[in-house]
Transfer RNA from Candidatus Panguiarchaeum symbiosum, 73 nucleotides, folded computationally. Its Rfam family is "tRNA". It is annotated as a transfer RNA. Its family is annotated with triplet codon-amino acid adaptor activity in the Gene Ontology. The same sequence occurs in records of 2 taxa.
RNA sequence: GGGCCGGUAGCUCAGCUGGAAGAGCGUCAGGCUUUUAACCUGAAGGUCGCGGGUUCGAAUCCCGCCCGGCCCA
Repeated sequence: GGGCCGGUAGCUCAGCUGGAAGAGCGUCAGGCUUUUAACCUGAAGGUCGCGGGUUCGAAUCCCGCCCGGCCCA
């Protein structure tokens, strides 16, 4: 330098036939318990890596760039 895969909540990941984002764990609050843990209920938390384009509408399609992994040179 070239090719492929990945980047989404604090962490691990889903969602990629375009209709606008979710799970588990964690955190916080409440319930239960003598208390803790466990269990139950609820809540908060996201510029979907960055910029641009297409579209009525983009995490999803297109272009460029950045970061990580693998392969080739």